Transfer RNA from a Methanobacteriota archaeon, 74 nucleotides, folded computationally. RNAcentral holds the sequence, with entries from ENA. The source organism's lineage runs through Archaea, Methanobacteriati and Methanobacteriota. Rfam family: tRNA. By type it is a transfer RNA.
[in-house]
RNA sequence: GGGCCUAUAACUCAGAUGGUCAGAGUGGCGGGCUCAUAACCUGCAAGUCCUGGGUUCAAAUCCCAGUAGGCCCA
Numbered sequence: 001g002g003g004c005c006u007a008u009a010a011c012u013c014a015g016a017u018g019g020u021c022a023g024a025g026u027g028g029c030g031g032g033c034u035c036a037u038a039a040c041c042u043g044c045a046a047g048u049c050c051u052g053g054g055u056u057c058a059a060a061u062c063c064c065a066g067u068a069g070g071c072c073c074a
Base pairs, nucleotide, nucleotide: 001073002072003071004070005069006068007067010026011025012024013023019057028044029043030042031041032040050066051065052064053063054062
C1' cells in the first nucleotide's frame, strides 16, 4: 500500500427482505420468599445503534467518506 471482517445497554450478544415500543441474558437498584444469606419469583432504570454526510414519506438496516479493533496479502 491492497483486500476482508467487526462496532447496538456497564458486559456478552440478537435484531431475514427498510416501517409498529430497539430487545435478550448477565450485571445494577427495589420488592416477594427465608430467622438470615444464596437460589428462585417479580418490578424498575440503563442506548447519540462507532462518527459525519446522502437516499427515502420512513434508516440500527441501503449508499459514500472517515475512526477504532481484528485477520490475510504485498
The prediction has a mean pLDDT of 81.